Parts: sequence; structure tokens; C1' cells
RNA sequence: GGUACGGGAGAGAGCUCUUAAAAUAGCCGCCGAAGGUAUAAGUCAUAGCUCUGCCUGCUAUGAUAAAGUUCUCAGGCAAAAGGACCGUUCC
Repeated sequence: GGUACGGGAGAGAGCUCUUAAAAUAGCCGCCGAAGGUAUAAGUCAUAGCUCUGCCUGCUAUGAUAAAGUUCUCAGGCAAAAGGACCGUUCC
């Protein structure tokens, strides 16, 4: 990293064409736990200041750097499916 089994939240069964649901289109209202975006300390490099010089310290620039934080792009808002993560199992 992957397989199988089990647990697993949140948010309108919103309105119109059009009818239970779903899909498409239009109009509002929401959620964060597939995926994705952004981000701290720290670390490293360079330059400057300080010093006879080195180290140390400070400043600036750049790189690197996490998420259950963030954005809601994607996805989702009865059930089903999916689902971060957790437990067991095997590869």
C1' cells in the first nucleotide's frame, strides 16, 4: 500500500418542467469524513548587520514542511450506494 468482514457522522424526500425516487436544466438553502486546495512552528540555503575573524544572535528573501484546521473545486443533503477513521483478517 492492498483484500475480506464489521462499525462509521453531517446537511432540503426543497421549488419548477415532471410523477415516488434518480438523471438533465433553471432557482434558492445547506454539509464536510472520497479526492483535491491553502497553511504554522521547525529545518535548510543565500544576503545583510554585529565581530580582527569564525561561531552565536537578529533581519530579509527563497526552498521544504501537518492536520479531525481551511476552502467548499469536486463530492454529498430520506433509503440505498459512497464514506475519513477504527477493529479483526490475510497478501
Molecule: Glycine riboswitch aptamer
Organism: marine sediment metagenome